RNAcentral holds the sequence, with entries from MGnify. This is a predicted structure of a 65-nucleotide RNA (transfer RNA) from uncultured Mobiluncus sp. Lineage of the source: Bacteria > Actinomycetota > Actinomycetales > Actinomycetaceae > Mobiluncus.
RNA sequence: CGGUAGCUCAGUGGAUAGAGUGUUUGCCUCCGGAGCAAAAGGUCAUGGGUUCGAAUCCCAUCCGG
Numbered sequence: 001c002g003g004u005a006g007c008u009c010a011g012u013g014g015a016u017a018g019a020g021u022g023u024u025u026g027c028c029u030c031c032g033g034a035g036c037a038a039a040a041g042g043u044c045a046u047g048g049g050u051u052c053g054a055a056u057c058c059c060a061u062c063c064g065g
Stems, first nucleotide, its partner, number of pairs: 001064003006021004014052001023039005045061005
């Protein structure tokens, strides 16, 4: 300094947590691993604290650099 979806990452207090990629299904196509559409997928490292409200702020711990 970092830990958020299988992977790479965004989100720096405000309500249903997102993108790309991958996966699955459908469509399309002469075929396709290409194109289009949809869906599934998250204890936001763990445990406490602050706050009306925490992925976001504070403390401790764990893991990685």
Its Rfam family is "tRNA". The family's RNA type in Rfam is transfer RNA. Model confidence (mean pLDDT): 81 of 100.